RNAcentral holds the sequence, with entries from ENA. A computed fold for a 73-nucleotide RNA from a Candidatus Nanoarchaeia archaeon, annotated as transfer RNA. NCBI's taxonomy places the organism under Archaea, Nanobdellati, Nanobdellota, Candidatus Nanoarchaeia. It matches the Rfam family "tRNA". From the family's description: Transfer RNA (tRNA) molecules are approximately 80 nucleotides in length.

[in-house]
Parts: sequence; C1' cells; structure tokens
RNA sequence: GCCCCAGUGGCUUAGUGGCUAGAGCGGCGCUCUCGUAAAGCGCAGGUCGGGAGUUCAAAUCUCCCCUGGGGCU
Repeated sequence: GCCCCAGUGGCUUAGUGGCUAGAGCGGCGCUCUCGUAAAGCGCAGGUCGGGAGUUCAAAUCUCCCCUGGGGCU
C1' cells in the first nucleotide's frame, strides 16, 4: 500500500429499510432480613464511532474518514 471483519447505555450484545432501539450483567431506589447477601419489584442510563449521500423514511444501503482485529505483498 491492498483486501476482509467489527464499532449499538459502564460491560457483553440483539436488531439486515418503517413496529417506542430491546436484552443480560452492572448502578440506584424500594420490599424482604436482626444485619448482609440472595430473591422480588421499580427507576435512570443509548440519539447506534464521526461526516456526507440515497430514500417519503436509515442503527440497517452507498461514499469518505477514525479506531480495533485479521490476511496479502
């Protein structure tokens, strides 16, 4: 230099054009307990790596860039 894959709450991830972006763990609160843990219930936290484009509509498709991983020379 070229090719491929990935980037979505703090972490791990689902979501392949329209359904309120869901889930688990973690955090906070409440219940329970002599107390803690466990368990149960509830709450907060995301503008989907950045930008542009296509479209009536983009996390999703296209292009450029950034970051990480792998391969070729």